Context: one part of a larger RNA
RNA sequence: CUGGGCGUAAAGAGCGCGUAGGCGGUCUGUUAAGUGUGGUGUGAAAUCUCCAGGGCUCAACCCGGAAACUGCACCGCAUACUGGCAGACUGGAGGGAUGCAGAGGUGAGUGGAAUUCCUGGUGUACCGGUGAAAUGGGUAGAUAUCAGGAGGAACACCCGUGGCGAAGGCGGCUCACUGGGCAUCUCCUGACGCUGAGGCGCGAAAGUGUGGGGAGCAAACAGGAUUAGAUACCCUGGUAGUCCACACCCUAAACGAUGGAUACUAGGCGUAAGGGGUAUCGACCCCCCUUGUGCCGCAGCUAACGCACUAAGUAUCCCGCCUGGGGAGUACGGCCGCAAGGUUGAAACUC
Numbered sequence: 001c002u003g004g005g006c007g008u009a010a011a012g013a014g015c016g017c018g019u020a021g022g023c024g025g026u027c028u029g030u031u032a033a034g035u036g037u038g039g040u041g042u043g044a045a046a047u048c049u050c051c052a053g054g055g056c057u058c059a060a061c062c063c064g065g066a067a068a069c070u071g072c073a074c075c076g077c078a079u080a081c082u083g084g085c086a087g088a089c090u091g092g093a094g095g096g097a098u099g100c101a102g103a104g105g106u107g108a109g110u111g112g113a114a115u116u117c118c119u120g121g122u123g124u125a126c127c128g129g130u131g132a133a134a135u136g137g138g139u140a141g142a143u144a145u146c147a148g149g150a151g152g153a154a155c156a157c158c159c160g161u162g163g164c165g166a167a168g169g170c171g172g173c174u175c176a177c178u179g180g181g182c183a184u185c186u187c188c189u190g191a192c193g194c195u196g197a198g199g200c201g202c203g204a205a206a207g208u209g210u211g212g213g214g215a216g217c218a219a220a221c222a223g224g225a226u227u228a229g230a231u232a233c234c235c236u237g238g239u240a241g242u243c244c245a246c247a248c249c250c251u252a253a254a255c256g257a258u259g260g261a262u263a264c265u266a267g268g269c270g271u272a273a274g275g276g277g278u279a280u281c282g283a284c285c286c287c288c289c290u291u292g293u294g295c296c297g298c299a300g301c302u303a304a305c306g307c308a309c310u311a312a313g314u315a316u317c318c319c320g321c322c323u324g325g326g327g328a329g330u331a332c333g334g335c336c337g338c339a340a341g342g343u344u345g346a347a348a349c350u351c
Stems, first nucleotide, its partner, number of pairs: 003323004007305002012319001014202004021195003025089007033082002035078008049066003053063003092192001093189003096185005104178007111155001116150007126137002163170002207248006216242002221237004259318006267296011300307002324351003333344004
């Protein structure tokens, strides 16, 4: 519990699409449902309130009167606002045309460096590793070096508070298919919009199933050290896994710890994409505009830190969430999952 809040104190759902619902631009007409106003009826009595009313000697109490019962129904009237209906509009939204940037996505192909392994050559006694060592590798020829080959994974420099994506995320090169965005023109439609309970989809890593693959790395595991011990940190090895295909899982410090949309509110300096202007033979430089991305900073806000046109400012609309700490994101039940577990989510008790 009709309150106040949600960057860091409890609190923004990981992200999107969208159903119901809620909310919704400008103008005209109409209607009169909401709304306002007048009236009529009703709103039992008692109770409550009021009376310079009354009755018990007072009062409580009782009786009478008034008012009230803030409601409902009906009949008129009003028409600013909201709604319904009709018509119109272009600034919201969408479309068209012409351009632009991009690690946006999916699939296929392909390149070089490096590690490892194999074969061969040269070559000989060490190599490796550490704080120091040892385990380990090596005369069956290692390490080093040269040539050839195999295979897997990742793409140095470019690389940038650079770019793209709703988020997760995306980085060699080429091709095919494909999503979104931005600018300019203001040509078309004419409010077609915003949000979104349920629902549906996407969702890092780890993990699961089946089949492949396996170079490097590496949970588990083994050994060597360290140590009082050392189920660790360091070292030598090493299996799942990491990779691919398909199917699951659905979590995160899924973070900007900041939901989405719209409007408004000083400036200054960068940067990315596009457009315009000035200048010029032309370009660069310089100035202006739009969109994105950063830094600083005024007003304002904030408990402070800080935020500050990418708001945490000023407002409106819609959704989600919080309500002392522990118990506990636990138990039980439901739903989902092959499992691991996920999701929803208490109480006793205690401070």

Small-subunit ribosomal RNA, central domain from an uncultured bacterium, 351 nucleotides, folded computationally.
Model confidence (mean pLDDT): 90 of 100.
Rfam family: Bacterial small subunit ribosomal RNA. Its family is annotated with ribosome and structural constituent of ribosome in the Gene Ontology.